[in-house]
About this RNA: This is a predicted structure of a 350-nucleotide part of an RNA (small-subunit ribosomal RNA, central domain) from an uncultured prokaryote. Its Rfam family is "Bacterial small subunit ribosomal RNA".
Context: one part of a larger RNA
RNA sequence: UUAGGUUUAAAGGGUGUGUAGGCGGAAUUUUAAGUCAGUGGUGAAAUCUCACAGCUCAACUGUGAAACUGCCAUUGAUACUGGAAUUCUUGAGUAUAGUAGGGGAAAGCGGAAUUCCUGGUGUAGCGGUGAAAUGCGUAGAUAUCAGGAGGAACACCAGUGGCGAAGGUGGCUUUCUGGUCCGAAAUUGACGCUGAGGUACUAAAGCGUGGGUAGCAAACAGGAUUAGAUACCCUGGUAGUCCACGCCCUAAACGAUGGAUACUUGGUGUCGGGAUGUUCGAUCGUCUCGGUGCCGUAGCUAACGUGUUAAGUAUCCCGCCUGGGGACUACGGUCGCAAGACUGAAACUC
Numbered sequence: 001u002u003a004g005g006u007u008u009a010a011a012g013g014g015u016g017u018g019u020a021g022g023c024g025g026a027a028u029u030u031u032a033a034g035u036c037a038g039u040g041g042u043g044a045a046a047u048c049u050c051a052c053a054g055c056u057c058a059a060c061u062g063u064g065a066a067a068c069u070g071c072c073a074u075u076g077a078u079a080c081u082g083g084a085a086u087u088c089u090u091g092a093g094u095a096u097a098g099u100a101g102g103g104g105a106a107a108g109c110g111g112a113a114u115u116c117c118u119g120g121u122g123u124a125g126c127g128g129u130g131a132a133a134u135g136c137g138u139a140g141a142u143a144u145c146a147g148g149a150g151g152a153a154c155a156c157c158a159g160u161g162g163c164g165a166a167g168g169u170g171g172c173u174u175u176c177u178g179g180u181c182c183g184a185a186a187u188u189g190a191c192g193c194u195g196a197g198g199u200a201c202u203a204a205a206g207c208g209u210g211g212g213u214a215g216c217a218a219a220c221a222g223g224a225u226u227a228g229a230u231a232c233c234c235u236g237g238u239a240g241u242c243c244a245c246g247c248c249c250u251a252a253a254c255g256a257u258g259g260a261u262a263c264u265u266g267g268u269g270u271c272g273g274g275a276u277g278u279u280c281g282a283u284c285g286u287c288u289c290g291g292u293g294c295c296g297u298a299g300c301u302a303a304c305g306u307g308u309u310a311a312g313u314a315u316c317c318c319g320c321c322u323g324g325g326g327a328c329u330a331c332g333g334u335c336g337c338a339a340g341a342c343u344g345a346a347a348c349u350c
Stems, first nucleotide, its partner, number of pairs: 004321003008303001012318001014201004021194003025088007033081002035077008049065006091191001092188003096183001098181001103177007110154001115149007125136002162169002206247006215241002220236004258317006266295012299306002323350003332343004
């Protein structure tokens, strides 16, 4: 390289958007680049293959044929692909009547709880553990009542429930704002799919500047445990956790399963629409579109399992893999304030 793979054996990029590129719906006409056919030219010799011949044979050599699967020119064919033109509506979009939602951003508000402060009642313990001790408390703690301060998080509702591309998202109200779904069919007329680079977003931790700090809590200190205990347990406690702006760009970023389209027996829940039947109504039944679960047919799979939300049957495009270790390393490069990230070997060894 051909090929084979990519849930769990090595391997799906963290996710979107989109450039180049690759691929691309239906009909008609045209062209003849790809494609196919004929003819001509060329494709040096040697080599290779076959036949025959010459050295006693063979290697070797000679003669002839075939081949050189290619290229060029020319004459045709027109199904498919491509180019050009015209048209279409089923793919895709726009408009329209509705719809559910913790989707995003900002501002304001609320109650429960913890802590602290002030005051009242009240007296000797509280706290903590396997048991204790450190710790707090007669300068009045813990408990309890009233008032106040401040920060962070939003019990119940809550659900293999909702929304979002992923990360993620949950008290209430208002403002701004993105996307989905369903119905009827008006409109544009293939405008599509994927997407190397690029670009945007990206939990937690971490970094910079300035705020904030109730609780929790790396580091740290003390008390225990222990042979030791740089831990697990306890008492404290600083960064941090919170906010604003700017970086970092990594995760078991997981469904360990890339995206799109089409097709392929079923059953049963649930969420959001629509149609229809029934009912005074609530409800209930049937059908249908879109999500989200469970169980399973065929098929697939090494098995486990998967199974219309495929890991089935096919097509298109992208990423990635090629024994273990060395090595999520070294060197170089790019990026970063740094931490480091991305890219990414070899010697050697089994």